[in-house]
Description: The prediction has a mean pLDDT of 85. The part of an RNA shown here (small-subunit ribosomal RNA, 3' major domain) has 476 nucleotides and comes from Equisetum xylochaetum. Rfam family: Bacterial small subunit ribosomal RNA. RNAcentral holds the full RNA, with entries from ENA and SILVA.
Context: one part of a larger RNA
């Protein structure tokens, strides 16, 4: 000096507590363990792995597996030899490939060649998603958005170190004030950044509003006042005013005010600790394979199933469900795209085809609601799993292993042991919507968008996890 303590003091966090609303039990998706397996590629394994890497596994990917096949090799440079590059057919084959014909004859040029490409040979090397994340660089998770972590010069002590950083108050905060052998200073806090909220000012088209006409829509003419859109300003700052406090810092109330004391919300992660994760994103030392631990293809796996667990969807109904009618969004996508009207199909979907590089056209219906009608408490008009027929669609190809329609069929499940999670406000629950990856999709994921819109906070013993200070300690 730390790190422990079922030692102490103070203090904070959806820690607990108050409340909602879930998991745990059913079907079903997906991850994972585990058995299977020719393989079921690899990696992540308390919180911090498990809808994780993977923001798309039919083939490719793909890294396993079996077979069939090549060895300067799918790729990178140098050498030396031949053909110009290419494009068509043949034969054999499951394809990689192999074989054999034909057509072909460019560019520059100092006629030696030469640049590109392609075959072929020999060797230097290629090449490994093999192995170590306990050889490493980068990233990246946690504690933790917790307030801490620390240095210079001085004092102090033999010295490890101490001081400052403790203290009295405050703060979300080592925040700030007061005090103090200390007195400054770095990294973090907070402040500049971006988004939402209020107004201004500039700008008006594909947006707005007004008017022409119309059964609608498109159209036509006018404004720049509103909406919106998008720049730049303004504006909060404990600045004002009353109590408190030490006359500080601050609390507490109040006024103004779109926002009030950090206004929401987001981005931003100190020294450091798990020898935390990653050699399969990349890089990279050593080790090791080199006619094979490389490299092509063809077909399988990566989806398997007695069974265990996470995660998440749908219900188990009447605050519903089913049928018809009507209203209201934000945020994104589109040219190898996105596709409207019309027509065909009960439908997924086809057919024809107009706009659109988009405030223009378009995806495109928002749904929860609202009105009206039925169903009346049942395994039902709840639930929709499974299966069976018959169809569309994307793709060389939907057997293993896609999605969607439409007909039938309708399981389990009547609210969920022990535990056990998530949330403090436009938050929770609850609706729908879009995007990425994508030929297509197993997305119920994942990342964002708005619509409706709650309950509760007495309180800090008590459970977890964190700081400070302090005090025991055979531990470092």
């Nucleotide at each position: 000096u730390g790190a422990c303590g079922g030692g102490g003091g103070c203090c904070c966090g959806c820690a607990c507590a108050a409340g909602c609303g879930g998991u745990g039990g059913a079907g079903c998706a997906u991850g994972u363990g585990g058995u299977u397996u020719a393989a079921u590629u690899c990696g992540a394994u308390g919180c911090a792995a498990c809808g994780c890497g993977a923001a798309g596994a039919a083939c490719c990917u793909u890294a396993c597996c079996a077979g069939g096949g090549c060895u300067u090799g799918a790729c990178a440079u140098g050498u030396c030899g031949c053909g110009a590059a290419u494009u068509c057919u043949u034969u054999c084959g499951a394809a990689a490939g192999a074989u054999a014909g034909a057509a072909g004859u460019g560019c520059c040029u100092a006629c030696g060649g030469g640049a590109g490409c392609g075959c072929g040979g020999a060797c230097a090397c290629a090449g490994g998603u093999g192995g170590u994340g306990c050889a490493u660089g980068g990233c990246u998770g946690u504690c933790g958005u917790c307030a801490g972590c620390u240095c210079g010069u001085g004092c102090c002590g033999u010295a490890a170190g101490g001081u400052g950083u403790u203290g009295g108050g405050u703060u979300a905060a080592g925040u700030c004030c007061c005090g103090c052998a200390a007195c400054g200073a770095g990294c973090g806090c907070a402040a500049c950044c971006c988004u939402c909220g209020u107004g201004u000012u500039u700008a008006g088209u594909u947006g707005c509003c007004a008017u022409u006409a119309u059964u609608g829509a498109a159209u036509u003419u006018g404004g720049a006042a509103c909406c919106c859109u998008a720049a730049a300003c303004a504006g909060a700052c404990u600045g004002c005013c009353g109590g408190u406090g030490a006359u500080a810092a601050g609390c507490c109330g109040g006024a103004g005010g779109a926002a009030g004391g950090u206004g929401a919300g987001g981005a931003u992660g100190a020294c450091g600790u798990c020898a935390a994760g990653u050699c399969a994103g990349c890089a990279u030392g050593c080790c090791c394979c080199u006619u094979a631990c490389g490299c092509c293809c063809u077909g399988g796996g990566c989806g398997a199933c007695a069974c265990a667990c996470g995660u998440g969807c749908u219900a188990c109904a009447a605050u519903g469900g089913u049928c018809g009618g009507g209203a209201c969004a934000a945020a994104g996508g589109g040219u190898c795209g996105c596709g409207a009207c019309c027509c065909c199909g009960c439908g997924a979907g086809g057919g024809c085809a107009a706009g659109c590089u988009a405030a223009c056209c378009u995806c495109g219906a928002a749904a929860a609601c609202c009105c009206g009608a039925c169903c009346u408490c049942a395994g039902u008009u709840c639930g929709g799993a499974u299966u069976g027929c018959a169809g569309g669609c994307u793709g060389c190809a939907a057997c293993u292993c896609g999605c969607c329609u439409g007909c039938a069929u309708g399981a389990a499940g009547u609210c969920g042991g022990a535990a056990u999670c998530g949330c403090u406000a436009g938050u929770a629950a609850u609706c729908g919507c879009c995007g990425g990856u994508c030929a297509g999709c197993c997305a119920u994921a994942c990342g964002g968008c708005g619509g409706u819109g709650a309950a509760u906070c007495c309180g800090u013993u008590c459970c977890c996890g964190g700081g400070c200070c302090u005090u025991g300690u055979a531990c470092a």